[in-house]
The part of an RNA shown here (large-subunit ribosomal RNA, domain VI) has 256 nucleotides and comes from a Candidatus Bipolaricaulota bacterium. The coordinates come from a structure-prediction model, not an experiment, and the mean pLDDT is 88. Taxonomically the source falls in Candidatus Bipolaricaulota (Bacteria, Bacteria candidate phyla).
Context: one part of a larger RNA
RNA sequence: CGUAGGAGGCUUGAGAGGGUCCGCUCUCAGUACGAGAGGACCGGAGCGGCUGGGCCGCUGGCGAACCAGCUGUCCCACCCGGGGCACUGCUGGGUAACUAAGCCCGGACCGGAUAAGAGCUGAAGGCAUCUAAGCUCGAAGCUGACCUCAAGAUGAGGCCUCCCCAUGUAAGGGCCCUUCGAGACUAGGAGGUUGAUAGGCCGCAGGUGAAAGCCUGGCAACAGGUGGAGCCGAGCGGUACUAAUCGCCCGAUCGU
Numbered sequence: 001c002g003u004a005g006g007a008g009g010c011u012u013g014a015g016a017g018g019g020u021c022c023g024c025u026c027u028c029a030g031u032a033c034g035a036g037a038g039g040a041c042c043g044g045a046g047c048g049g050c051u052g053g054g055c056c057g058c059u060g061g062c063g064a065a066c067c068a069g070c071u072g073u074c075c076c077a078c079c080c081g082g083g084g085c086a087c088u089g090c091u092g093g094g095u096a097a098c099u100a101a102g103c104c105c106g107g108a109c110c111g112g113a114u115a116a117g118a119g120c121u122g123a124a125g126g127c128a129u130c131u132a133a134g135c136u137c138g139a140a141g142c143u144g145a146c147c148u149c150a151a152g153a154u155g156a157g158g159c160c161u162c163c164c165c166a167u168g169u170a171a172g173g174g175c176c177c178u179u180c181g182a183g184a185c186u187a188g189g190a191g192g193u194u195g196a197u198a199g200g201c202c203g204c205a206g207g208u209g210a211a212a213g214c215c216u217g218g219c220a221a222c223a224g225g226u227g228g229a230g231c232c233g234a235g236c237g238g239u240a241c242u243a244a245u246c247g248c249c250c251g252a253u254c255g256u
Stems, first nucleotide, its partner, number of pairs: 001152001005163007015149004021049007033038001050107006059100003066093005071086006110144003117137004172250004176192005197243003200239005206232003213226005
C1' cells in the first nucleotide's frame, strides 16, 4: 500500500515445512521345519540407542552487585570493627535466571493408491496364459492420518461484535511513560492512579552459617551465652511510600 466504509476479536485452510529412524531381550517355542546339528514366520510383552519438542521439582553446572573464612598492604588517628587494591585477591558455599550430563513427552495405531512380486477370471489363439477388457492382494517408499506455520490464497476467504455522519470527531488506535521468563532495533505481552507495572518498604521462601556489642570462663590463643544470630541480587506474596503526571495526535465511502 492492497484486500471498495472504519475498527476489535475469533477462525477456515489453498499451500508450505517438520516428523515418519534403528537395535536388543523375553514370550510364542526348543514349537513348525529338520536324520541331526540347528532353528523360525505370524502375534504379544519389555528395554535401549539415535533424534525432535518441552521443562528446571530432582542430580548438577554457571551464578564478577549474595554469605562466610583467609593472606599482604594502604586507609578510616590507635584498639575493636570496617573499606580499597591485590586475576572476581585467594578459598568454601550459593537464590533467581539460563542450562545438560538432569526430568517429561513424541517418532503410535490405522486408511487410500501402487512398485517388484503373488494371484483370480479370461480371450486374441476351441488348449494354455496374472492381461489384451476386467478384478484381488502386495513395501521402511507415494499419499492421507500426526505436529507447526499459513488469506499478499491479489482467488486477498468466513463468523461475532462495535462505530456513527461532515472537517474534527466515532468505534478504535497511537504518541508518551512504568515495565516483562518478550526482545538486536522494531515487534509482542502486562500496566498507566477507577492503578500492584517497576522500584522502595513489610512478610515469607531461599542462601550463608551463629554478626556487632555486651556478659561469662581462660594468663592467653580462644571458647561459651545472648542466638539458627546477623547479613542477604534476581524468587513468592502484600502494601500506593516513589515513578507510570498532565496531556496530545491519528482515525469512517461508493451506494440505497